SAH (S-adenosyl-L-homocysteine) riboswitch aptamer from Methylocaldum szegediense, 83 nucleotides, folded computationally.
[in-house]
RNA sequence: CUCAUCGAGGAGCGUUGCGACGGGGUAUCGAUGCCCCGCCAGGCUCGGUGAGGUGUUUUCAACCAUAACGGCGCUCGAUUCAC
Numbered sequence: 001c002u003c004a005u006c007g008a009g010g011a012g013c014g015u016u017g018c019g020a021c022g023g024g025g026u027a028u029c030g031a032u033g034c035c036c037c038g039c040c041a042g043g044c045u046c047g048g049u050g051a052g053g054u055g056u057u058u059u060c061a062a063c064c065a066u067a068a069c070g071g072c073g074c075u076c077g078a079u080u081c082a083c
Stems, first nucleotide, its partner, number of pairs: 001052009010076006018043001021038007042069001
C1' cells in the first nucleotide's frame, strides 16, 4: 500500500439516484463501450485481526491523545446557553 473481515464515529422516517452490484438489450474478432430496468446516501475516516505486495535503515517499545466528515427534508436523543 492492496484485499477481506470485525468494531467505532447517537438514532429514526421520507426522498433523489452518482459509483458499485444484479437482470435485459445492443455494438465489437476481442478488449470493451453504450442504453434500459432493479437496488442503492457509512461507498468515507479511525482502530483491531488475517493474507499478500512494496520500500526504507537505526529500529522497537512505552507514555499521552481519540478525531474529522457523511445529498435533501423532517423527527428524536445527548450536551451547553438563554428565557
Its mean pLDDT, the model's own confidence on a scale to 100, is 79. Its Rfam family is "SAH (S-adenosyl-L-homocysteine) riboswitch aptamer". Its family is annotated with S-adenosylhomocysteine metabolic process and regulation of gene expression in the Gene Ontology. For this family Rfam cites "Riboswitches that sense S-adenosylhomocysteine and activate genes involved in coenzyme recycling" (Wang et al., Mol Cell, 2008).